[in-house]
Context: one part of a larger RNA
RNA sequence: CGUAGGAAAUUUGAGGAGCGCUGACCUUAGUACGAGAGGACCGGGUUGGACAUACCUCUGGUGCACCAGUUGUUUCGCCAGAAGCAUAGCUGGGUAGCUAAGUAUGGAUCAGAUAAGCGCUGAAAGCAUCUAAGUGCGAAACUGACUCCAAGAUGAGAUUUCCCAUACGUAAGUAGUAAGACCCCUGAAAGACGAUCAGGUUGAUAGGUCAGAGAUGGAAGCAUGGCGACAUGUGCAGUUGACUGAUACUAAUAGGUCGAGG
Numbered sequence: 001c002g003u004a005g006g007a008a009a010u011u012u013g014a015g016g017a018g019c020g021c022u023g024a025c026c027u028u029a030g031u032a033c034g035a036g037a038g039g040a041c042c043g044g045g046u047u048g049g050a051c052a053u054a055c056c057u058c059u060g061g062u063g064c065a066c067c068a069g070u071u072g073u074u075u076c077g078c079c080a081g082a083a084g085c086a087u088a089g090c091u092g093g094g095u096a097g098c099u100a101a102g103u104a105u106g107g108a109u110c111a112g113a114u115a116a117g118c119g120c121u122g123a124a125a126g127c128a129u130c131u132a133a134g135u136g137c138g139a140a141a142c143u144g145a146c147u148c149c150a151a152g153a154u155g156a157g158a159u160u161u162c163c164c165a166u167a168c169g170u171a172a173g174u175a176g177u178a179a180g181a182c183c184c185c186u187g188a189a190a191g192a193c194g195a196u197c198a199g200g201u202u203g204a205u206a207g208g209u210c211a212g213a214g215a216u217g218g219a220a221g222c223a224u225g226g227c228g229a230c231a232u233g234u235g236c237a238g239u240u241g242a243c244u245g246a247u248a249c250u251a252a253u254a255g256g257u258c259g260a261g262g
Base pairs, nucleotide, nucleotide: 001152005163006162007161008160009159010158011157015149016148017147018146021049022048023047024046025045026044027043033038051106052105053104054103055102059100060099061098062097066093067092068091069090070089071086072085073084074083075082076081110144111143112142117137118136119135120134164262166175167174168173180258181257182256183255184200185199186198187197188196205251206250207249208247209246210245211244212243214240215239216238221234222233223232224231225230
């Protein structure tokens, strides 16, 4: 821009893409078969490999504004306690998120029409013949079925709901609006930017605060014991990024633009 008014939702599916794999074991059954050696089809079940998708409850990894320990040094007058620098100084753990080695799930089944092949009936050709008329079975291939995209499918589809026949103009058109949308602002399940999604006071969108979860692992101060290093008590302590909930304290204020007359 189009889809012959303007919008907001919900859809149909022409068409397209994806998937499509396979082992071993048990059973049927040491059966059929076979002199024996050996050893099935068909059917039923179990468990894997590789691949794919999703997720983070578990097991782990990472986790540079979380917690603790610790070396050297500087500073806060000193002790104590802290802070800075040294690869994040080093080391031990670790929430959210991300993630695999972790956890789930998938390939199926079924149907249609077939290939090679196997048939039925059956003439030409009194026989025979799956074929000439007719008719059946038959494969990971084909078409559906399963998953995803999809009406720019210009062949532009369908349904529901909302807004309405304003003003000026001879007309073309222009203007202010309606429903609605955007700018703007707070953000994240989204993200290079746009976009998407959640919200904008009739509000829990983010921050803060409060409460909790989880993490770390027993703070400082004081007391007691010890010559001391230190240990114990107060005390599942103190601290705590992303997680959960509550709460308008702070910020989403105010405002502007576009948008039908069929």